c-di-GMP-I riboswitch aptamer from a Gammaproteobacteria bacterium, 101 nucleotides, folded computationally.
The model forms 95% of the base pairs in the Rfam consensus.
[in-house]
RNA sequence: CGGCGACGAGGGCAUACUCAUCGAAAGAUGAGGACGCAAAGCCACCGAUCCUCGAAAAGGUUGACGCACGCGACCUUUAGGAGGACAGCGGGGUUGCCAGA
Numbered sequence: 001c002g003g004c005g006a007c008g009a010g011g012g013c014a015u016a017c018u019c020a021u022c023g024a025a026a027g028a029u030g031a032g033g034a035c036g037c038a039a040a041g042c043c044a045c046c047g048a049u050c051c052u053c054g055a056a057a058a059g060g061u062u063g064a065c066g067c068a069c070g071c072g073a074c075c076u077u078u079a080g081g082a083g084g085a086c087a088g089c090g091g092g093g094u095u096g097c098c099a100g101a
Base pairs, nucleotide, nucleotide: 012037013036017032018031019030020029021028022027035088041094042093043092045091046090047089049085050084051083052082053081056078057077058076059075060074061073062072
């Protein structure tokens, strides 16, 4: 200097849920509340996950039409694109209290 973090001390954060507000949504903020966390401090750089939107392909339904074809609208599925969220999903970066088996 780097890795793991037993024992102990002072403590810290705040899951689900509820209320209020913001947002189209995911979600965020504040209050209450603790499932848990040795970085559950901070950062959206890389993946994962979630939301929104356009478009492409395939299929189905429906309206108009005498019928059929074609077209329009709606729905479903699929890979991908753009924007957003998420740090308590993982990786990475960075800062850090006490003690040192």
The coordinates come from a structure-prediction model, not an experiment, and the mean pLDDT is 78.